[in-house]
RNA sequence: AGAGUUUGAUCCUGGCUCAGGACGAACGCUGGCGGCGUGCUUAAUGAAUGCGAGUCGAGCGAGAACCAGACGGCUGAUUCCUUCGGGAUGAUGCCAUCUGGGGAGAGCGGCGAACGGGUGAGUAACACGUGGGCAACCUGCCCUUCAGACGGGGAUAACCCACCGAAAGGUGGCCUAAUACCCGAUGGUGAGCUACUGACACAGGUUGGUAUCUCUAAAGGCUCCGGCGCUGAAGGAUGGGCCCGCGGCUGAUUAGCUUGUUGGUGAGAUAACAGCCCACCAAGGCAACGAUCGGUAGCCGGUCUGAGAGGAUGUCCGGCCACACUGGGACUGAGACAUGGUCCAGACUCCUACGGGAGUUAGCAUCAGGGAAUCUUGCACAAUGGACGAAAGUCCGAUGCAGCGACGCCGCGUGGGUGAUGAAGGCCUGCGGGUCGUAAAGCCCUGUCAGGAGGGAAGAAAGCCGUUUUUUGCGGUCUGACAUUACCUCCAGAGGAAGCCCCGGCUAAUUACGUGCCAGCAGCCGCGGUAAAACGUAAGGGGCGAGCGUUGUCCGGAAUUACUGGGCGUAAAGAGCACGUAGGCGGCUGUGGUAAGCGGCAGGUGAAAGCCCCCGGCUCAACCGGGGGACGGCUUGCCGAACUGCUCAGCUAGAGCGCGGGAGAGGGCAGUGGAAUUCCUGGUGUAGCGGUGGAAUGCGUAUAUAUCAGGAGGAGCACCGGUGGCGAAGGCUGCUGCCUGGAACGCUGCUGACGCUGAGGUGCGAAAGCUAGGGGAGCAAACAGGAUUAGAUACCCUGGUAGUCCUAGCUGUAAACGAUGGACACUAGGUGUCGGGGGCUUGACCCCUCCGGUGCUGUUAAGCUAACGCGUUAAGUGUCCCGCCUGGGGAGUACGGUCGCAAGGCUGAAACUCAAAGGAAUUGACGGGGGCCCGCACAAGCGGUGAAGCAUGUGGGUUAAUAGGAUGAUACGCCAAGAACCUUACCAGGGCUUGACAUAGUUCUGACCGCCUGGGAAACCAGGCCUUCUGGGCAACCAGACAGACCCACAGGUGGUGCAUGGUUGUCGUCAGCUCGUGUCGUGAGAUGUUGGGUUAAGUCCCGCAACGAGCGCAGCCCUCGCCGGAUGUUGCCAGCGGGUAAUGCCGGGAACUCUUCCGGGACUGCCUGAGCAAUCAGGAGGAAGGAGAGGACGACGUCAAAUCUGCAUGCCCCUUAUGCCCUGGGCUGCACACGUGCUACAAUGGCGAGUACAAAGGGUCGCGAAACCGCGAGGUGGAGCUAAUCCCCCAAAACUCGUCUCAGUUCGGAUUGGAGUCUGCAACUCGACUCCAUGAAUGCUGGAAUCGCUAGUAAUCGUGGAUCAGCACGCCACGGUGAAUACGUUCCCGGGCCUUGUACACACCGCCUGUCAAGUCACGAAAGCUAGCAGCACCCCAAGUCCGUCCUCGCGGCGGCCCAAGGUGAGGCCAGUGAUCGGGACUAAGUCAUAACAAGGUA
Repeated sequence: AGAGUUUGAUCCUGGCUCAGGACGAACGCUGGCGGCGUGCUUAAUGAAUGCGAGUCGAGCGAGAACCAGACGGCUGAUUCCUUCGGGAUGAUGCCAUCUGGGGAGAGCGGCGAACGGGUGAGUAACACGUGGGCAACCUGCCCUUCAGACGGGGAUAACCCACCGAAAGGUGGCCUAAUACCCGAUGGUGAGCUACUGACACAGGUUGGUAUCUCUAAAGGCUCCGGCGCUGAAGGAUGGGCCCGCGGCUGAUUAGCUUGUUGGUGAGAUAACAGCCCACCAAGGCAACGAUCGGUAGCCGGUCUGAGAGGAUGUCCGGCCACACUGGGACUGAGACAUGGUCCAGACUCCUACGGGAGUUAGCAUCAGGGAAUCUUGCACAAUGGACGAAAGUCCGAUGCAGCGACGCCGCGUGGGUGAUGAAGGCCUGCGGGUCGUAAAGCCCUGUCAGGAGGGAAGAAAGCCGUUUUUUGCGGUCUGACAUUACCUCCAGAGGAAGCCCCGGCUAAUUACGUGCCAGCAGCCGCGGUAAAACGUAAGGGGCGAGCGUUGUCCGGAAUUACUGGGCGUAAAGAGCACGUAGGCGGCUGUGGUAAGCGGCAGGUGAAAGCCCCCGGCUCAACCGGGGGACGGCUUGCCGAACUGCUCAGCUAGAGCGCGGGAGAGGGCAGUGGAAUUCCUGGUGUAGCGGUGGAAUGCGUAUAUAUCAGGAGGAGCACCGGUGGCGAAGGCUGCUGCCUGGAACGCUGCUGACGCUGAGGUGCGAAAGCUAGGGGAGCAAACAGGAUUAGAUACCCUGGUAGUCCUAGCUGUAAACGAUGGACACUAGGUGUCGGGGGCUUGACCCCUCCGGUGCUGUUAAGCUAACGCGUUAAGUGUCCCGCCUGGGGAGUACGGUCGCAAGGCUGAAACUCAAAGGAAUUGACGGGGGCCCGCACAAGCGGUGAAGCAUGUGGGUUAAUAGGAUGAUACGCCAAGAACCUUACCAGGGCUUGACAUAGUUCUGACCGCCUGGGAAACCAGGCCUUCUGGGCAACCAGACAGACCCACAGGUGGUGCAUGGUUGUCGUCAGCUCGUGUCGUGAGAUGUUGGGUUAAGUCCCGCAACGAGCGCAGCCCUCGCCGGAUGUUGCCAGCGGGUAAUGCCGGGAACUCUUCCGGGACUGCCUGAGCAAUCAGGAGGAAGGAGAGGACGACGUCAAAUCUGCAUGCCCCUUAUGCCCUGGGCUGCACACGUGCUACAAUGGCGAGUACAAAGGGUCGCGAAACCGCGAGGUGGAGCUAAUCCCCCAAAACUCGUCUCAGUUCGGAUUGGAGUCUGCAACUCGACUCCAUGAAUGCUGGAAUCGCUAGUAAUCGUGGAUCAGCACGCCACGGUGAAUACGUUCCCGGGCCUUGUACACACCGCCUGUCAAGUCACGAAAGCUAGCAGCACCCCAAGUCCGUCCUCGCGGCGGCCCAAGGUGAGGCCAGUGAUCGGGACUAAGUCAUAACAAGGUA
């Protein structure tokens, strides 16, 4: 930094898509370790359980358990006495009381609980950010300073008693303390009033002194004796409150909002200003610079992206705000209208004895639910920090840590070296090999991480104790959740640790198989219909790596909202035009003024974190610490004065006014003229008129049309007339008058910037249309009729009503176009025209020139443009202002609003859908576009086909099979130059399986060949007989050849694919075209050359030309025929000479002629005349031949996926005891029909009979076959001659001569059938050809629509030969004989060539494409209604509570009142959901009907 995608290709416009980065993510596959971060984005849904705010006994009273003691009671061990009944002693234990210790739990009191922690619902606001202000304020704890704390008093909780209640809790009575409360004093502050006075400032102020009046302090408490506290005042610090400037979302389909509203006065309230509240007064305030209303949203530091400007975002961390189930309220307090306080109302959950109560995790964990999705009901107060305390200390889900999750960032590892028989194996293969791949194994090492063992921190110092005169210090001592930690050492051992995505292009990376528009892929373009680098798998490769992909979202690319940095003639886009409001912008001068903008310097602020730079700490990094920079901004002061603004004073070039003579379809009103159409009246006149492509409807004997005269009426103004004029646009045309607007020119007298543009607004505004009233000749929607047509609600014709015209009003649109907004300035020309002026001139002419308008031209100005084009009338270069555009469709539609009588106008979306839609130009193709030209293309001719019979091919149908291919032209007597078997590929049946054929190998046997027997239709099967060879070696044996058997590789396939191919062929087309190099032009596709003017059969040649050359084609070179010459001279020839015959080149001979073969010549527009620049053309001469002499071979680049896998070759696929091979028989010949190509005919230009002439070119030894003889004949016998200019096929036929037939289904025609034969062949039944006799068909007597060939030795007609072939020819190929007619011409049909034009076609007109209807799917609109939600209005009612009033001495309380949440009633509004049905829209391989558009698209 760009890329893909609209086209056949190109340039442009334009959208869609991709590559990048990021994330609080999620999902799929995978997953070793650690560090640092981070983790409910959804339901501000509901919550079980635990914990999250307490602390102080050094403020106070009281005080349980427990301990000690005292006393009393009970118990009664022990001891003593005993009359044995008991008495004394009194340990121990228990109970009660008292004293002391002790201090739980609760209470009074103080401080805290307003911090910390959470969340983002609400909020568009001074909520936030930033900078200021408070002369309008408060501030507990903390710090500094000053001054004080005097004398009194009365209560109350706890406790105790009684009572109520299920509980929560409450009531009454009695006692008591304080750092709780109250009174008085002192003190001083503050406030107010008055008076006097100083200073400062100046904004209504601030500050001080003196005097007077009013109100108001304290706890002398606690103590470990160090201190901690209390009160007042002043100041500080910190934290807050209020006000202001500026800044940051969206909708105008929300345009008006507001009554405490805006201001004033007074009173109240507050810490404080203020309509904050109240009374009264005034009527204001806000808004297009967007009020109000609706939607959305916590704001910022920052974060992500971006080159930046911007855009998006606000998770973690930090600042601010708001909220704490929902709504309302106050209390306490320094601070709250208070998350873990309170009161009320509501919702929900729970408890209940039904009376009543309790609760609210948006604190930390946790649960349910929702969701694609987000963690542990962990440890500790060791550190940091906070509350309380004098302190020890207590408390803290703040915090510090741990746990879970690859969620993110960062780091590390999964090993290193060596190792080529390039192992095995996989995959591919052209079978050689290649690749995975030094990869593995093997060998030698290392030891990170994980594992085991041992050691083991920092984070900790305060505090406390001792010492010290105090401070400082010194000594001692206590405290670790994390922690089985970090870190270090040792042990063992390559051992435990790699995946994910991609490989058609974009985009790095390719093969095989499978699949066969299936399954599937896909971000866009697009892949898949039998050879898929795009699907699936594998192998290989590419990318990243403990991750990799996907999805979602944001920025980027996107200059695709353009400030930086876009556009509007034709791509989307200039308002139909003007006037003008707001606004924006604006001429010259000044040592003018000012300083808002602007510039300079300096100060303040811009928190920290983050970002950037430097340094440092964890082994590095992430992360963290320190320092610096930066923080674009705001603000203050001073300075400057060029520019902009403001202001002052001037100027005249902009603008305007004035004066002068002219131009004009400019507008309005009134009048007036002639031509024409129609109608009416009359005359003349008679049968038609009219209309069309042709007709008909229509009009006309009631007298039309035509014609003459007169009259009526309406509308429009020929000629002039002109890319002439006027107007802002729409628009304006006979002539005259009146009224009126504007512009140009000339003069340069006046004003002195008065200007330009113009959101809203206002006016004008073609046609059609609407309302009312007139008018109505012609024309003419609708309508009617006639035609046309498959239809014809059209085009054409005959009629015809609204309307067109006038008056008054409405509508307000248009391809309202120059598809080009307005103004000003600048930037070469040339040439017309209109208006005005100047010069020259006798002059209105002509010429030169100036201004204004209106045209053309201009790449041989420049410049611009995608190109086309524009080009002083800009689309060039600039300035100013307005309007408008942002992919196509949906749609200028819906809804809403507004205007309109209506029709409708203006404003103007979305869902959904497509990967384009488009502009200009290019090359083609096409046109019922144009021009030029050619062709047996038409025309002019001749003969055919189409009717008949037969032959042949095809379709169809039939069949066991009727094998297959060829199918418009370019298939159809084609493949097939020969289907009875064979051919043969088809069918039936019978058989073979290494095979009918090729190569190679193992083993065994043996030569092969040949012969015989049986079965059989044959193939074949079964059996038998006979039999080896070559070389080496004595031999055994070995090697080889051939054959057979078994086996294994393989053979074989006319099986598929001609849309996988080679080769060959057809066709356009023997048409004249198709291209290239270099140069030039064009951004480019491409053009030029190759176009143009001539000419030609021809891109043939000439001329011209930004082209110059060249290639493939054309022509020529080649072959045949035509003339001549030379050579040659047998098998051919025979003029002359000789011989010979009945005759014949028969013989000698000849080489003249014909002829054969070869080689040459000849024709070149060379010559002449004319035309022309030339090429060339026309005519002529000569010549056998004349303008290519005739014919052939030869077929450019390419088109038709044309034909052929069945000629051959060949990739891939398929079959392998069969889709191969062999055999017999059948079929390809089968027949209701249809078509093509032919033959024979229909007859007298003929048939038949008889006679008589004249060819050419071929073929022949498995052959042609003579003479002679036989047969009516086909043919047979025969065998001469001939390997051929020798012999044979071989008599050519038509023609000609004579005769006959006499117009008929015939003496035409010969089909068909019967009989008898011949020939070929193994074999003529299916299924050959021929002969003879007989038969003697036809819709046959010249052929409908239609259609074919041919332009001269041609058509027509006549016969001859050949290939194939045993035989079979009406076909094919070739040959000669006889031998015409016609071509005016290019309008038309068909095909083609060149130029040009249009195009929405490019699969290219057999193209493209539109609408209704029918089917399916989807979203949307309307709709009687129905159901929610939201905010507001009016009224009613009113909880708690503040405030006010009232009774009481006061307070509490009661009562009354204002306000008031929720609730209720009512009328509306907005926004959703849903709704029978209705409506259009979009999309959907092959539906119906038409053919509207694209070509003149067939009616532009």
Molecule: small-subunit ribosomal RNA
Organism: metagenome